[in-house]
RNA sequence: GCCACCUUAGCUCAGUUGGUAGAGCUACUGAUUUGUAAUCAGUAGGUCGUCGGUUCGAGUCCGACAGGUGGCU
Numbered sequence: 001g002c003c004a005c006c007u008u009a010g011c012u013c014a015g016u017u018g019g020u021a022g023a024g025c026u027a028c029u030g031a032u033u034u035g036u037a038a039u040c041a042g043u044a045g046g047u048c049g050u051c052g053g054u055u056c057g058a059g060u061c062c063g064a065c066a067g068g069u070g071g072c073u
Base pairs, nucleotide, nucleotide: 001072002071003070004069005068006067007066010025011024012023013022019056027043028042029041030040031039049065050064051063052062053061
């Protein structure tokens, strides 16, 4: 230098044909317990990497850029 892939909650990751963003873990609260752990119930937590474009509508489609991983030279 060229090619491919990845970027979504504090962490690991889903998200179908474009139609109100989710799970597990963690955190917090409550129940249970003499108490802790475990278990159960609940709550909170997101400008979906950035900037544009298409569309009535974009996490999803298109472009540029940034960061990362792998391959080729």